[in-house]
Context: one part of a larger RNA
RNA sequence: UUGGGCGUAAAGGGUGCGUAGGCGGCUUGUUAAGUCUAAGAUUAAAGCCCGAAGCUUAACUUCGGUUCGUUUUAGAAACUGGCAGGCUUGAGUAUGGUAGAGGCAAAUGGAAUUUCUAGUGUAGCGGUAAAAUGCGUAGAUAUUAGAAGGAACACCAGUGGCGAAGGCGGUUUGCUGGGCCAUUACUGACGCUGAGGCACGAAAGCGUGGGGAGCAAAUAGGAUUAGAUACCCUAGUAGUCCACGCCGUAAACGAUGAGUACUAAGUGUCGGAAUUAUUCGGUGCUGAAGUUAACACAUUAAGUACUCCGCCUGAGUAGUACGGUCGCAAGGCUGAAACUC
Numbered sequence: 001u002u003g004g005g006c007g008u009a010a011a012g013g014g015u016g017c018g019u020a021g022g023c024g025g026c027u028u029g030u031u032a033a034g035u036c037u038a039a040g041a042u043u044a045a046a047g048c049c050c051g052a053a054g055c056u057u058a059a060c061u062u063c064g065g066u067u068c069g070u071u072u073u074a075g076a077a078a079c080u081g082g083c084a085g086g087c088u089u090g091a092g093u094a095u096g097g098u099a100g101a102g103g104c105a106a107a108u109g110g111a112a113u114u115u116c117u118a119g120u121g122u123a124g125c126g127g128u129a130a131a132a133u134g135c136g137u138a139g140a141u142a143u144u145a146g147a148a149g150g151a152a153c154a155c156c157a158g159u160g161g162c163g164a165a166g167g168c169g170g171u172u173u174g175c176u177g178g179g180c181c182a183u184u185a186c187u188g189a190c191g192c193u194g195a196g197g198c199a200c201g202a203a204a205g206c207g208u209g210g211g212g213a214g215c216a217a218a219u220a221g222g223a224u225u226a227g228a229u230a231c232c233c234u235a236g237u238a239g240u241c242c243a244c245g246c247c248g249u250a251a252a253c254g255a256u257g258a259g260u261a262c263u264a265a266g267u268g269u270c271g272g273a274a275u276u277a278u279u280c281g282g283u284g285c286u287g288a289a290g291u292u293a294a295c296a297c298a299u300u301a302a303g304u305a306c307u308c309c310g311c312c313u314g315a316g317u318a319g320u321a322c323g324g325u326c327g328c329a330a331g332g333c334u335g336a337a338a339c340u341c
Stems, first nucleotide, its partner, number of pairs: 004312003007295002012309001014200004021193003025087007033080002035076008049065006090190001091187003094183005102176007109153001114148007124135002161168002205246006214240002219235004257308006265286009290297002314341003323334004
């Protein structure tokens, strides 16, 4: 080097776009780079390898020989590649429909919590397993009317939908991305993957400026307890919200990379076309063959194959140290060893 793997044992990159590269549909002609055949040159000797022979055997020695590599010439043309041409099934475009919490911006609605103002009203309220801290005669809690302000959108709601992932849920309007189905009109392999790279990326956190109802790290007090830096209670600041800019991580999970083809069925649901059978695309369940250590997976594969990328190689040390790089910082990415078992 070849050989093995990656749902749960170590191992799929958080996700997409895409450069180089790798791989690539049917067909005709041509070329001869790869490939194959033949002959020649070279490859010092020894050694290695194969077959013999000689020392009683072996080691050892002697003899003969192949393969491979480089190169020259001549040829073959199936496959791969190059060049030229054609095709339509892959891919895309067009036309007509269609579903949707897909995205961005603006406007707007009602319920509820809180606070304030005013009225009624009086001694409690609140909270817990039980209490207390706390609030309340300066009139609380309760109740009625009004106002302010912020945040989230009950029911519908669904193994329902949409999105590459993160994620997306009141209503309306504007702008805008993608999908699916039907027609089969057009282009004619324009494709797949993708090291680097670029973009997006929950929550928390950071910077500047706003905002602040509720909730709530930190913090304070009350309980509990041997203690209680907790669980429970009363308060409560960052934060949660908005704008702009960073951060770039998650059990970023289906713990399952992307693409293509093939391999029994049954059943629910969503979107289309047909409206008769059925068919196309999603999303679930049960199961055949097969796979699996088992659990389970099973046309949405973890089955059968191919292409490309990422990753794994005992446990700890350690996702640490050092170096590099990115970041305002927090820290991220890359990433060892000694030593121990």